[in-house]
Context: one part of a larger RNA
RNA sequence: CUGGGUUUAAAGGGUGCGUAGGCGGCUCGAUAAGUCAGAGGUGAAAUCUGCCGGCUCAACCGGCAAAUUGCCUCUGAAACUGUCUUGCUUGAGUCCGAGAGAGGAAGGUGGAAUUCCUGGUGUAGCGGUGAAAUGCGUAAAUAUCAGGAGGAAUACCAGUGGCGAAGGCGACCUUCUGGCUCGGUACUGACGCUGAGGCACGAAAGCUAGGGGAGCGAACGGGAUUAGAUACCCCGGUAGUCCUAGCCGUAAACGAUGGGCACUAGGUGUUGGAGGAGUCUACCCCUUCAGUGCCGCAGCUAACGCAUUAAGUGCCCCACCUGGGGAGUACGAUCGCAAGGUUGAAACUC
Numbered sequence: 001c002u003g004g005g006u007u008u009a010a011a012g013g014g015u016g017c018g019u020a021g022g023c024g025g026c027u028c029g030a031u032a033a034g035u036c037a038g039a040g041g042u043g044a045a046a047u048c049u050g051c052c053g054g055c056u057c058a059a060c061c062g063g064c065a066a067a068u069u070g071c072c073u074c075u076g077a078a079a080c081u082g083u084c085u086u087g088c089u090u091g092a093g094u095c096c097g098a099g100a101g102a103g104g105a106a107g108g109u110g111g112a113a114u115u116c117c118u119g120g121u122g123u124a125g126c127g128g129u130g131a132a133a134u135g136c137g138u139a140a141a142u143a144u145c146a147g148g149a150g151g152a153a154u155a156c157c158a159g160u161g162g163c164g165a166a167g168g169c170g171a172c173c174u175u176c177u178g179g180c181u182c183g184g185u186a187c188u189g190a191c192g193c194u195g196a197g198g199c200a201c202g203a204a205a206g207c208u209a210g211g212g213g214a215g216c217g218a219a220c221g222g223g224a225u226u227a228g229a230u231a232c233c234c235c236g237g238u239a240g241u242c243c244u245a246g247c248c249g250u251a252a253a254c255g256a257u258g259g260g261c262a263c264u265a266g267g268u269g270u271u272g273g274a275g276g277a278g279u280c281u282a283c284c285c286c287u288u289c290a291g292u293g294c295c296g297c298a299g300c301u302a303a304c305g306c307a308u309u310a311a312g313u314g315c316c317c318c319a320c321c322u323g324g325g326g327a328g329u330a331c332g333a334u335c336g337c338a339a340g341g342u343u344g345a346a347a348c349u350c
Base pairs, nucleotide, nucleotide: 003322004321005320006319008303012318014201015200016199017198021194022193023192025088026087029084030083031082033081034080035077036076037075038074039073040072041071042070049065050064051063052062053061054060091191092188093187094186095184096183097182098181099180103177104176105175106174107173108172109171110154115149116148117147118146119145120144121143125136126135162169163168206247207246208245209244210243211242215241216240220236221235222234223233258317259316260315261314262313263312266295267294268293269292270291271290272289273288274287275286276285299306300305323350324349325348332343333342334341335340
């Protein structure tokens, strides 16, 4: 390499959009590039293989055949693939009517709580812990009442509930805006699937500039604990956490499970629709579509387990793996302000 694999043993790209490419529904006809059949030419000899023969055998040598799996030309076949053409509607999309939603962006408005400030009441403690101490407090704290300031987060509702491609999204209102589902079948007529490169998005931390800063809180200081305690516990506390603009591009970015289509027992819960029956109807029952859970058959699996949301049965496309360490390192290239990211070895060793 062929192959065999990728939830947990090595291995699914963080996610999407999409270029080239690969693959692609039903049907009429044409063509004959692929494909198939026949014929011809060529495919040097030696070698290899089979049979026969010559050296006493063998190696070796000779003869015949086969092989040379290929290429070219001609004739023919037309099922399949390709190409061109005709049509079709089930794939895909459009339209119409409904529907649910923390999907996204901007602006605005609340209430609870913490902290701080001002004033009132009030007096010696408060706070914290396993126990303490550091700390705060007679310059009047803690507690309590009233008023004010500011930032951040949105209790209950809240739910293996919803939405989003993923990251992720949770108070309320307004504006703008993306996607999805169901029903109708009106329209287009294969317009599809995947997707190397590429482009876009991408938690937290981190970086640049400017704001902001209540609480929390790396670093740091102090108090404890301890043999020590560069920790766990306590008192403080700076970056940061928040906003705007721009970088970074990583993660146990996880369902550790790439995407699409089709098929293959059921049972039960839940979310959003549609229909029927019931009847005047919340409901309950039946059918069905889309999602999201649990249990479970066949089958699969090394086992655990998966099981119509497959890890079952098949097809198409992409990515990735090939013993452990060295090492996600070195070197080179490339991206980045930097931190570093991406790509990614070998010697040596077991």

Annotation: Small-subunit ribosomal RNA, central domain from a metagenome, 350 nucleotides, folded computationally. It matches the Rfam family "Bacterial small subunit ribosomal RNA". The RNAcentral record of the full RNA draws on SILVA.